A computed fold for a 464-nucleotide part of an RNA from an uncultured bacterium, annotated as small-subunit ribosomal RNA, 3' major domain. The coordinates come from a structure-prediction model, not an experiment, and the mean pLDDT is 84.
[in-house]
Context: one part of a larger RNA
RNA sequence: UGACGGGGACCCGCACAAGCAGUGGAGUAUGUGGUUUAAUUCGAAGCAACGCGAAGAACCUUACCUGGUCUUGACAUUGAAGGAACGCUCAGAGAUGAGCGGUGCACCGAAAGGUGAGCCUGAAAACAGGUGGUGCAUGGUUGUCGUCAGCUCGUGUCGUGAGAUGUUGGGUUAAGUCCCGCAACGAGCGCAACCCCUAUUAUUAGUUGCUACGCAAGAGCACUCUAAUGAGACUGCCGUUGAUAAAACGGAGGAAGGUGGGGAUGAUGUCAAAUCAUCAUGCCCUUUAUGACCAGGGCAACACACGUACUACAAUGGCGAACACAGAGAGAGGCGAGACAGUAAUGUGGAGCAAACCUCAAAAAGUCGUCCCAGUUCAGACUGUAGGCUGCAACUCGCCUACAUGAAGUUGGAAUUGCUAGUAAUCGCAGAUCAGCAUGCUGCGGUGAAUACGUUCCCGGGUC
Numbered sequence: 001u002g003a004c005g006g007g008g009a010c011c012c013g014c015a016c017a018a019g020c021a022g023u024g025g026a027g028u029a030u031g032u033g034g035u036u037u038a039a040u041u042c043g044a045a046g047c048a049a050c051g052c053g054a055a056g057a058a059c060c061u062u063a064c065c066u067g068g069u070c071u072u073g074a075c076a077u078u079g080a081a082g083g084a085a086c087g088c089u090c091a092g093a094g095a096u097g098a099g100c101g102g103u104g105c106a107c108c109g110a111a112a113g114g115u116g117a118g119c120c121u122g123a124a125a126a127c128a129g130g131u132g133g134u135g136c137a138u139g140g141u142u143g144u145c146g147u148c149a150g151c152u153c154g155u156g157u158c159g160u161g162a163g164a165u166g167u168u169g170g171g172u173u174a175a176g177u178c179c180c181g182c183a184a185c186g187a188g189c190g191c192a193a194c195c196c197c198u199a200u201u202a203u204u205a206g207u208u209g210c211u212a213c214g215c216a217a218g219a220g221c222a223c224u225c226u227a228a229u230g231a232g233a234c235u236g237c238c239g240u241u242g243a244u245a246a247a248a249c250g251g252a253g254g255a256a257g258g259u260g261g262g263g264a265u266g267a268u269g270u271c272a273a274a275u276c277a278u279c280a281u282g283c284c285c286u287u288u289a290u291g292a293c294c295a296g297g298g299c300a301a302c303a304c305a306c307g308u309a310c311u312a313c314a315a316u317g318g319c320g321a322a323c324a325c326a327g328a329g330a331g332a333g334g335c336g337a338g339a340c341a342g343u344a345a346u347g348u349g350g351a352g353c354a355a356a357c358c359u360c361a362a363a364a365a366g367u368c369g370u371c372c373c374a375g376u377u378c379a380g381a382c383u384g385u386a387g388g389c390u391g392c393a394a395c396u397c398g399c400c401u402a403c404a405u406g407a408a409g410u411u412g413g414a415a416u417u418g419c420u421a422g423u424a425a426u427c428g429c430a431g432a433u434c435a436g437c438a439u440g441c442u443g444c445g446g447u448g449a450a451u452a453c454g455u456u457c458c459c460g461g462g463u464c
Base pairs, nucleotide, nucleotide: 008464009463010462011461012460013459015455016454019419020418021417022416023415026311027310028309029308030307031306032305033304034302035301042053043052064297065296066295067294068293069292070291073127077126078125081121082120083119086101087100088099089098090097091096105116106115107114108113129286130285132284133283134282138280139279140275141274142273143271145269150189151188152187153186154185155184156165157164158163169180170179171178195263196262197261198260200231201230202229203228204227205226206225209221210220211219213218234257237251238250239249240248241247313412317371318370319369320368321367329360330359331358334353335352339348340347341346378409383404384403385402386401387400388399389398425447426446427445428444429443430442431441
């Protein structure tokens, strides 16, 4: 000077408290450990690993295993020499091997022929290759403390010096925010603001949007909306308190009030934190293999343990019927309407649409009737049969439909998580990945609470 203290003072945070809904019990999904295995590829490890890398493992992916193969190589540059490219047949699990066909383009030339670009084959060699090791050799990127309010510098002053001061003190703030004081005076990185979305409104612009007129066509741009530019909120005004300050509290006006709500934005540093498997890269290792190709298998195993979710245990509910109201997205090898077939998944067919136009598209919770508290008209696992879809191919190992089957489960021990408002809870919708596959993830809207006395205590953080 820091760090630490079951030392002190002050302050903050869903940290506790006050509440609401959960997890921990059941079944399933998924990740991990362990075990097993020829292989179950690798990484991630308290918070800050464990629905994480993976926005999607049947083949491919794929890095792992078994077997079959190659050795200047699957890929790059140079390359003597040869051939267009390319297509077909046979053998084989395929990689591969054997055979057959085939002669384009540009330039020169009357033609024969020659030269060249691209592509294919290819001797010799330089070299390629490595998801091999080291994240404790590194760059880059990322997590975390933490969107916490801190971290520093110049000059001056003090101290022998390490250092101190400034940055402490009195108030105040979400804030080292601002005011006052002060051997300090200034400055920088952070805070805030500037950016985006959202809440109000004006102007401009009206098609594919909208409709006061209308059956429609038309007409119009008032309204809804779309999208550009403005306005608007600044403690600006009033009162009280305060130190005449900064500011706090109350009020007015206002769509909005004291940072209006949300996002992006992450200081100096910490954890030799994570990543050599995104990529790049030093060194080491490998070079007929730790490289490359192929088929099949594995990543999906299963006594068990943990994390994260989904579905339930029911009447605030299940089932049936009628019938409303969103937002945000996606669409050409695509979205696919109406119609027809099928109990259905789906099929036939193809209107329209590169989309404010057409389609996905039905929003669901909501309303009415019934069931009468039961392992049930709850719950749906598991299993059987019959089908559908994608795709060379669903055995290992996909998703969906129908019928049958009908397990555990009656609200969950110790413990533990999230959330302060359009939030929690609950309800559905869309998208990325993607041939197919979503209870995951990322977004979107509908309905819509309870509680906060307070800071003694637990946890984390800040100042002295």